Predicted 3D model of RNase P RNA and transfer RNA as a complex of 472 nucleotides. Model confidence (mean pLDDT): 76 of 100.
[in-house]
RNA sequence: CGACCGGGCAAUCGCAGGAGAGGCAGCUCUUCUGAGGAAAGUCCGCGCUCCACCGAGCACGGUGCCGGGUAAUUCCCGGGCGGGGAAACCCGUGGAAAGGACCACAGAAAACGACCGCCUGGAGGUCUUAAACUUCCAGGUAAGGGUGAAAAGGUGGUGUAAGAGACCACCGGUGCCGGUAGUAAUAUCGGCAGCCAGGCAACCCCCAUCGGGAGCAAGGCCAAGCAGGUUCAUAACCCGUUUACGGGUAAGGGGCUGCUCGUUCCUUCAAAGAACCGGGUAGGCCGCUCGAGCUCCACGGUAACGUGUGAGCCAAGAUGGAUGAUUGCACAUGUGAGCAUCAAGAUUGCCUUCGGGUGGUCUCAUCUCACAGGACAGAACGCGGCUUAUAGGUCG
RNA sequence: GGGCCGUUAGCUCAAUUGGCAGAGCAAGGGACUCUUAAUCCCUAGGUUGGAGGUUCGAUUCCUCCACGGCUCACCA
Repeated sequence: CGACCGGGCAAUCGCAGGAGAGGCAGCUCUUCUGAGGAAAGUCCGCGCUCCACCGAGCACGGUGCCGGGUAAUUCCCGGGCGGGGAAACCCGUGGAAAGGACCACAGAAAACGACCGCCUGGAGGUCUUAAACUUCCAGGUAAGGGUGAAAAGGUGGUGUAAGAGACCACCGGUGCCGGUAGUAAUAUCGGCAGCCAGGCAACCCCCAUCGGGAGCAAGGCCAAGCAGGUUCAUAACCCGUUUACGGGUAAGGGGCUGCUCGUUCCUUCAAAGAACCGGGUAGGCCGCUCGAGCUCCACGGUAACGUGUGAGCCAAGAUGGAUGAUUGCACAUGUGAGCAUCAAGAUUGCCUUCGGGUGGUCUCAUCUCACAGGACAGAACGCGGCUUAUAGGUCG
Repeated sequence: GGGCCGUUAGCUCAAUUGGCAGAGCAAGGGACUCUUAAUCCCUAGGUUGGAGGUUCGAUUCCUCCACGGCUCACCA
């Protein structure tokens, strides 16, 4: 670092569900089954259900090296690049050369860098002139100093008033063009360009890509019970035909809930519906567990995973919420004591022909006895991941 | 069961383009007073719930945990 187990057996009593039998019924009897690797957090994703019936664009939100897997993913597998390590292996991951914002304090300057220093010119001062020194003004200069988390490629030379990629050689980096390998990320080779470009995108943004909302208290049915109210609400017209409908125009409203467009649905004079407020119920049934199902086998693939009219299996469905309690046996493990054995190790004494022999003490192992004793935690529609908790043990 | 929100001094709350964590009450000391209260002055008190990450720098941004609340007035 990876994989697995995570208490066992037996008896008695008890609980929940299925099936069967008996009974008019309440119920009784028999038999079978009955928590997890995380059932947890609810952090992602999907199925399922409702929102009556969807498409495009913008906005908003998520993800982010490349390729693959999958129902899908912020997951998994393989690869690339960078860093760490002796190695097994581990950690990180779009773009800062499209643009904006920010970078406290310190510092001259935080990206349009002149405070000191260095250099040039001018004016003034030191009695005068020159030199030197010094003050002010105008400029040049990123080599040196100091500040900071971070300071504008490095070394050497040419050059210059002083300097500087200003120029040259070598080194490092970046970009562009082309070749080769690769699906790609990328690697490598050659050429060109003095191009030298700070950090920050878990700030806005750019690029690519994905995304309706709510959630099983979803939702449907039955029973019981109660009190209604407000809004949509306004506005129709024509034709067919007949007294109730059909078609069209127009208006209003709704359809992935923020906006726009297309498109579609409903209503249009009187009832039904929808939304909101208020009131009532807290009962039963379905959803509910056979499913992206589990165990193995074969084949394909480096792997994740996929395929199979290959074999076998059915393994909790509660609704105040079952899956438990007691006793016995053996076991992993821990603590203490014991004495024996001899194997190992450490230390030390004695003898020695220097090859060894022998004794004491301690540790550890085996054995015996006594006591203790198995973590984290518990389904509530289901599933795939991630994360977090986890005594002890096994394997590689 | 599902969904949502919060945690800063003893208590109640602030803190925004990320840049020295503050205020009121309470506590301790002093002044005033015969004494107490009131008033005035001074002082202490912080792992910003915990851990990790991004960043020079985190109360603030991201991730994972812990605790608490919404209990018929979040949802049948």